This is a predicted structure of a 95-nucleotide RNA (SAM riboswitch aptamer (S box leader)) from uncultured Phascolarctobacterium sp. RNAcentral holds the sequence, with entries from MGnify. It matches the Rfam family "SAM riboswitch aptamer (S box leader)". Rfam links the family to the GO term regulation of gene expression.
RNA sequence: UCAUCAAGAGUAGCUGAGGGACUGGCCCGAUGAAGCUACGGCAACCACACAGAUGUGAACGGUGCCAAAUCCAACGGAAGCAUUCCGGCAGAUGA
Numbered sequence: 001u002c003a004u005c006a007a008g009a010g011u012a013g014c015u016g017a018g019g020g021a022c023u024g025g026c027c028c029g030a031u032g033a034a035g036c037u038a039c040g041g042c043a044a045c046c047a048c049a050c051a052g053a054u055g056u057g058a059a060c061g062g063u064g065c066c067a068a069a070u071c072c073a074a075c076g077g078a079a080g081c082a083u084u085c086c087g088g089c090a091g092a093u094g095a
Base pairs, nucleotide, nucleotide: 001095002094003093004092005091010039011038012037013036014035018028019027020026023073024072025071040066041065042064045062046061048057049056050055070090075087076086077085078084079083
């Protein structure tokens, strides 16, 4: 810089109080947070095959991920005055 971010996917062992990026909210957590290890799974960005530049397939490899939409909002705009929608910022992942 570009692309994507409403889908999907977890058990066991060790350990023991925090975690969800930041702020506010709202949640998760001794019926075990975060972390580490083992095994498993999801997805399909790269790589791979076909094909030709669109796409299709597979899932051995490099990453990533496995509560809640990136959990929601924050800034701007529109409609409405409960709220809804759109965009942006920030962030994450990949190339």